Record summary:
This is a predicted structure of a 94-nucleotide RNA (c-di-GMP-I riboswitch aptamer) from a Candidatus Manganitrophaceae bacterium. The coordinates come from a structure-prediction model, not an experiment, and the mean pLDDT is 80. Lineage of the source: Bacteria > Pseudomonadati > Nitrospirota > Candidatus Troglogloeales > Candidatus Manganitrophaceae. The model forms 89% of the base pairs in the Rfam consensus.
RNA sequence: UCGUGAAAAGGGCAAACGACCCGAGAGGGUCGGACGCAAAGCCAAGAGACCGAUGAAUCGGGGGUCCUUCCCCAAGGUCCGUCUGGUUGCCAUG
Numbered sequence: 001u002c003g004u005g006a007a008a009a010g011g012g013c014a015a016a017c018g019a020c021c022c023g024a025g026a027g028g029g030u031c032g033g034a035c036g037c038a039a040a041g042c043c044a045a046g047a048g049a050c051c052g053a054u055g056a057a058u059c060g061g062g063g064g065u066c067c068u069u070c071c072c073c074a075a076g077g078u079c080c081g082u083c084u085g086g087u088u089g090c091c092a093u094g
Stems, first nucleotide, its partner, number of pairs: 002094004012037002017032006035081001041087003045084003048079004060073004
């Protein structure tokens, strides 16, 4: 430097769920809690999933409908614990 993660040491993170708070929502924060994780560290870059006209007194575009509801698109967002990529890194081992 590259590959690997069977066993081990010291540790680390923390799903669901609950409480409180933030957000229109996806979702996020803190505490509790552990299903799991060798990058479940970091970056929304490619794909994907989800939310979606909130932020202004009102107003995104199209379809459909008597209206409400609904469907598609979509500004802009959310998720790195969906996959890929980038980047940094502990231990052991070849």